[in-house]
RNA sequence: GGUCCCAUCGUCUAUCGGCCAGGACACUUGGUUCUCAUCCAAGAAAGCGGAGUUCAAUUCUCCGUGGGACCG
Numbered sequence: 001g002g003u004c005c006c007a008u009c010g011u012c013u014a015u016c017g018g019c020c021a022g023g024a025c026a027c028u029u030g031g032u033u034c035u036c037a038u039c040c041a042a043g044a045a046a047g048c049g050g051a052g053u054u055c056a057a058u059u060c061u062c063c064g065u066g067g068g069a070c071c072g
Base pairs, nucleotide, nucleotide: 001071002070003069004068005067006066007065010025011024012023013022018055027043028042029041030040031039048064049063050062051061052060
């Protein structure tokens, strides 16, 4: 330098155009308990940046950024 892949709650991840973005763990609050843990219930919390396509984009396209694999 070239080709390809990835980027979503604190962490790991689901999603193949209709999203008020789901789950697990962690966290917070309440219940249970003499206390802690366990268990139960509830809650807060996220789409890398920009542009385009579309009635509608996390999803499709392009550019960029960061990470990874292979080739030279």
The prediction has a mean pLDDT of 84. Predicted 3D model of a 72-nucleotide RNA (transfer RNA) from a Negativicutes bacterium. The source organism's lineage runs through Bacteria, Bacillati, Bacillota and Negativicutes. Rfam family: tRNA. About the family: Transfer RNA (tRNA) molecules are approximately 80 nucleotides in length. RNAcentral holds the sequence, with entries from ENA.